[in-house]
A computed fold for a 95-nucleotide RNA, annotated as SAM riboswitch aptamer (S box leader). It matches the Rfam family "SAM riboswitch aptamer (S box leader)". Rfam's curators write: The SAM riboswitch is found upstream of a number of genes which code for proteins involved in methionine or cysteine biosynthesis in Gram-positive bacteria. Its mean pLDDT, the model's own confidence on a scale to 100, is 85.

């Protein structure tokens, strides 16, 4: 890449580099030299996976609920920005 599932109206940013574009896509609307993509550092949200704790009468798988937040992703202008498509995005799972 392509599949299947989940979720997507909440929350989270400074500060170095860059130095002109950015919001997926189209068409609106916005951001943006009072500094835009990227990249780098800290910092923070959040709770999908592991891990640990606790309940589901009792043990042991499993599961399903809440809890932690230490690992692994992700995220941190606007409702996925708003409308539109057989759209996209993030996680796990198995090919």
């Nucleotide at each position: 890449g392509a599949c299947u599932u989940a979720u997507c109206c909440a929350g989270a940013g400074u500060g170095g580099u860059g130095g002109a574009g950015g919001g997926a896509c189209g068409a609106g609307c916005c951001c943006u030299g009072u500094g835009a993509a990227g990249c780098c550092a800290c910092a923070g949200c959040a709770a999908c996976c592991u891990a640990c704790c606790g309940c589901a009468a009792a043990g042991a798988a499993g599961u399903g609920c809440g809890g932690c937040a230490a690992g692994g992703u992700g995220c941190u202008a606007a409702u996925u920005c708003c409308c539109g498509a057989g759209a996209g995005a993030u996680g796990a799972g198995g090919u």